[in-house]
Molecule: c-di-GMP-I-GGC riboswitch aptamer
Organism: Planctomycetota bacterium
Formats: sequence, C1' cells, structure tokens
RNA sequence: CACGAACGGGCAAACCAGUCGAGAGGCUGGGACGCAAAGCCAAGGGCCUGACCCCAUCCCCCGGGUGGAAAGGCAGCCUGGCUACCGAAG
Repeated sequence: CACGAACGGGCAAACCAGUCGAGAGGCUGGGACGCAAAGCCAAGGGCCUGACCCCAUCCCCCGGGUGGAAAGGCAGCCUGGCUACCGAAG
C1' cells in the first nucleotide's frame, strides 16, 4: 500500500413492529443474508418512483387512461471522488 491471515471491535439483507412520505424509499427498534470500507458523496452509467403541476395523446364532455417530463429514491448495482480501525504473509 492498489494487501487481507489472526485478534479486538464495526455494519446489517430479507422479514416483523412503529413512524414519515403520493410513491420509490427514509428513520427507530427487533432480526442476520451477507460485508475489509456494507463509512461518506447521486459526479458518469444503471435501476426504481413519478401524487399535484407541466407537455403530448386517447376515451364526445365530465372524469379518467396512456406516454413523457419536472422532481425524487437507491452508496448493499458498476465506475469515480473523499476519509478510516486492526496488522500476519506479500
């Protein structure tokens, strides 16, 4: 160190309960599938949501449907950036 044996310690998927949100999802508690950055950052790609507003279109109208978009979410999808505990071998 771009490495990951041991030790100590750390995080916590699904699921359950509560709570916030329109939703994706967040937070708290329980719980552990896993994780050597599963610590932090939505910058590039990706995936997901998309109520109200906006655009297009369809159903004669009403009221709705569909597509898009604004706007969001995911760092436990990949890349990139920042920071960090322990310390054998290399």